[in-house]
Context: one part of a larger RNA
RNA sequence: UGCACAUGGUGGAUGCCUUGGCAGUCAGAGGCGAAGAAAGACGUGUGAGCCUGCGAAAAGCUUCGGGGAGGCGGCAACAAUCCUGUGAUCCGGAGAUGUCUGAAUGGGGAAACCCACUUACCAUAAGGUAGGUAUCGCAACAUGAAUACAUAGUGUUGCGAGGCGAACGAGGGGAAGUGAAACAUCUCAGUACCCUUAGGAAAAGAAAUCAAUUGAGAUUCCCGUAGUAGCGGCGAGCGAACUGGGAUAAGCCCAUUAAGUCUAGUGUGUUUUAGAGGAAUGAGAUGGAAAUCUCAGCCGUAGUAGGUGAUAGCCCUGUACUUAAAAGGGCACAUUAGAUGAAUCGAGUAGGGCGGGACACGUGAUAUCCUGUCUGAACAUGGGGGGACCAUCCUCCAAGGCUAAAUACUCCUGACUGACCGAUAGUGAACCAGUACCGUGAGGGAAAGGCGAAAAGAACCCCUGUGAGGGGAGUGAAAUAGAUCCUGAAACCGUGUGCAU
Numbered sequence: 001u002g003c004a005c006a007u008g009g010u011g012g013a014u015g016c017c018u019u020g021g022c023a024g025u026c027a028g029a030g031g032c033g034a035a036g037a038a039a040g041a042c043g044u045g046u047g048a049g050c051c052u053g054c055g056a057a058a059a060g061c062u063u064c065g066g067g068g069a070g071g072c073g074g075c076a077a078c079a080a081u082c083c084u085g086u087g088a089u090c091c092g093g094a095g096a097u098g099u100c101u102g103a104a105u106g107g108g109g110a111a112a113c114c115c116a117c118u119u120a121c122c123a124u125a126a127g128g129u130a131g132g133u134a135u136c137g138c139a140a141c142a143u144g145a146a147u148a149c150a151u152a153g154u155g156u157u158g159c160g161a162g163g164c165g166a167a168c169g170a171g172g173g174g175a176a177g178u179g180a181a182a183c184a185u186c187u188c189a190g191u192a193c194c195c196u197u198a199g200g201a202a203a204a205g206a207a208a209u210c211a212a213u214u215g216a217g218a219u220u221c222c223c224g225u226a227g228u229a230g231c232g233g234c235g236a237g238c239g240a241a242c243u244g245g246g247a248u249a250a251g252c253c254c255a256u257u258a259a260g261u262c263u264a265g266u267g268u269g270u271u272u273u274a275g276a277g278g279a280a281u282g283a284g285a286u287g288g289a290a291a292u293c294u295c296a297g298c299c300g301u302a303g304u305a306g307g308u309g310a311u312a313g314c315c316c317u318g319u320a321c322u323u324a325a326a327a328g329g330g331c332a333c334a335u336u337a338g339a340u341g342a343a344u345c346g347a348g349u350a351g352g353g354c355g356g357g358a359c360a361c362g363u364g365a366u367a368u369c370c371u372g373u374c375u376g377a378a379c380a381u382g383g384g385g386g387g388a389c390c391a392u393c394c395u396c397c398a399a400g401g402c403u404a405a406a407u408a409c410u411c412c413u414g415a416c417u418g419a420c421c422g423a424u425a426g427u428g429a430a431c432c433a434g435u436a437c438c439g440u441g442a443g444g445g446a447a448a449g450g451c452g453a454a455a456a457g458a459a460c461c462c463c464u465g466u467g468a469g470g471g472g473a474g475u476g477a478a479a480u481a482g483a484u485c486c487u488g489a490a491a492c493c494g495u496g497u498g499c500a501u
Base pairs, nucleotide, nucleotide: 001500002499003498004497005496006495007494008493009492015486016450017449020421021420022418023417024416025415026414027413028412029410030409031164032163039101040100041099042055043054044053046079047078049075050074051073061095062094063093064092065091066090070083071082106115107114108113116133117132118131119130120129121128122127135161136160137159138158139157140156141155142154143153168199169197170196171195172194173193179186183233209216210215220247221246222245223244230238231237251402252401253400254346260340261339262338263337264336265335266334267333268332269331270330271329272328273327275323276322277321281296282295283294284293285292297314298313299303305317306316307315351375352374353373354372355371356370357369358368361387382397383396384395385394386393437444438443457485460472461471462470463469
């Protein structure tokens, strides 16, 4: 040095586990905000820090309910002080308080800071307490220039708005990478993105619609028609509609009035925000421990689930089932009051020319819709449409308005589910994670779970630097479970024995 066997170190794979995730289903909710939000800063406890809660009334205050023995949140013990059957802690409803920043709104500002004015009251030495003072819009009133009346402007009062929030909606703007095997029409795509704005949904909506010689009867969504008819450098590609089957169904108004919608009050019912009751098992064996095994029982409208020293219907929490609200909220119906609907049957409209855009339809033979510009009718004895256009025929009545449901989505709440993951997986994040750290900044962005049933977390002794670490002793079923703690693979590094060299 190699090989074999044995035994260790290192390392943290694997197995098992799950506090966390992922994807859904069924319900709920679909907003919060000048009555100051979302998000924060700083404080707040008997004792330093962080998290949680709360706000100078500060891990809390008042009250009304529930509940019934311990409690003073967590890391996290310890010491101290207290509270509690005159019902604490805890859970729920309502209320009070709620520093400073932030739309931030008295002015300023490098957010959490600086500096005011004014009214009332208290003090009068300083000062203190409570309110008010932003901008814009609308309304009313007052005032009021150039300029006589006026108007502009100004002021006061009242009401409203502003900001945040995950997706879904509507409207206004609107790409490119790409594809066409290049590229320009075309495509990607009216997508991404930007702006405005709304609701719990929005939008659309009661035919100047389709159809085809029979008829249908608002809108929306799904299936299907159908990758059809078509469009298309007839390339790449784009791509309907009618009939049919379903979901859901609802119709109305324009002189006062209405269908309805909204707000507030009252009543009834229901539901929700705490809860309550809730069946039935013992022995022996093994074992550290019984829920295991054996024997003998019981309950079940309850054998979902979780826990308990191994696997429990009958030990615990629960579950089926039954039941409960002082107070607040939601919904439905009834009723009362108020608001809205609200406008006079639709003219600079329909139509036309030019230029664009939307329609599956790229101007084409191109109907239909919108309109930048120029024009411009008729008036139901009328007008629009039926894919150039004309006639016949059929059908409808534009240029005013309202309208639930079926549809889309999930920041959020509850219950439940999974041939979903199980710590290099599953969220980036199971753990004090959008943290540590990186970057001037926009932004990027980790690693990190497991002793044991229970800390019973090793008193005491010894070596040692009053070390680190270890050896005894003790606990424990186990300490090669000893806190770098379940299992403990491999790489890598030793030790012992044997053999070989």
Annotation:
This is a predicted structure of a 501-nucleotide part of an RNA (large-subunit ribosomal RNA, domain I) from Alkanindiges illinoisensis DSM 15370. The RNAcentral record of the full RNA draws on SILVA. Lineage of the source: Bacteria > Pseudomonadati > Moraxellaceae > Alkanindiges > Alkanindiges illinoisensis.